[in-house]
RNA sequence: CAAGGAAAAAGGCAACGCCACCGAAAGGUAGCGACGCAAAGUCACCGGCCUACGGGGUAAGCAGGCUCUACGGCAGCGGAACCGCCCAA
Numbered sequence: 001c002a003a004g005g006a007a008a009a010a011g012g013c014a015a016c017g018c019c020a021c022c023g024a025a026a027g028g029u030a031g032c033g034a035c036g037c038a039a040a041g042u043c044a045c046c047g048g049c050c051u052a053c054g055g056g057g058u059a060a061g062c063a064g065g066c067u068c069u070a071c072g073g074c075a076g077c078g079g080a081a082c083c084g085c086c087c088a089a
Base pairs, nucleotide, nucleotide: 004087005086012037013036017032018031020029021028022027035076041082042081045079046078047077048074049073050072054069055068056067057066058065
């Protein structure tokens, strides 16, 4: 210096569920609570996935249905980018 994370220490995050609020929904935020995580820190740039208020299509038209659509999301799906604690056996 750091490929790496065996052992250790200091600390950190928090799945499912419950509850309140925000949201059309997906989802988010706070509290309780821990399945797990060495980037489960940041970031929707690429792929993927979720949702479809609005808009489009279908119908002669309306309602309803079906369907397409991200300008909405997921960083705890993978990659890229940025930043970072301890140890470095």
Molecule: c-di-GMP-I riboswitch aptamer
Organism: Gammaproteobacteria bacterium